[in-house]
RNA sequence: GAAAAAGUCGUCUAGGGUUCCGUUGCCGCAAGGUCAAGCUGGUCCAAGAGAUGGCGUAUGGCAGCGGGAGGUUAAGUGAACGUCCCCGCCAUAUCACACGGAAGGACAAAAGCCUGGGAGAC
Repeated sequence: GAAAAAGUCGUCUAGGGUUCCGUUGCCGCAAGGUCAAGCUGGUCCAAGAGAUGGCGUAUGGCAGCGGGAGGUUAAGUGAACGUCCCCGCCAUAUCACACGGAAGGACAAAAGCCUGGGAGAC
């Protein structure tokens, strides 16, 4: 900047591993260590079928000495009435339903992450 509308983004959780921190062990007189261990944790990653909120979208409603379009009546130079669209606000929904491999991919690495509401199953 654009798109999308079982939308998208953020925050968090189930969960995840080990880059960094820490912890424990080991080595060392000590400082410390380019040693080992995912080890309760912190940083970090994180759900289509988890939570929550923002924006957007949809539906319904409200309001205006706001803007635009055109219509009816009347009139002679400008009034009244009402319709549609845009802008604004509020509410509701974003539902309901959803069993699901293996192999592969990324980052240090792994995972309900991506592939993927996939292949399949019913």